[in-house]
RNA sequence: UGCCGAGUAGUUGAGUGGUACAACACCGCACUGUUAAUGCGGAUAUCGCAGGUUCGAAUCCUGCCUCGGCAG
Repeated sequence: UGCCGAGUAGUUGAGUGGUACAACACCGCACUGUUAAUGCGGAUAUCGCAGGUUCGAAUCCUGCCUCGGCAG
């Protein structure tokens, strides 16, 4: 330098054009002599950044950034 893959909540992941979802973690309540476990409820992501296409973009297109891999 070129090519390929990845970037979504505190963490790990799902989501291939129509209200961003789950698990764990966190907070509250119930239960318990206490803790844990269990049950119920709650908060948290302008989807890496900037543009474009579209009535509508996490999703399609372009550029850039970061990480990994391959080639030179």
This is a predicted structure of a 72-nucleotide RNA (transfer RNA) from a Patescibacteria group bacterium.
The organism belongs to Bacteria candidate phyla, within Bacteria.
It matches the Rfam family "tRNA". The family's RNA type in Rfam is transfer RNA.
The RNAcentral record of the sequence draws on ENA.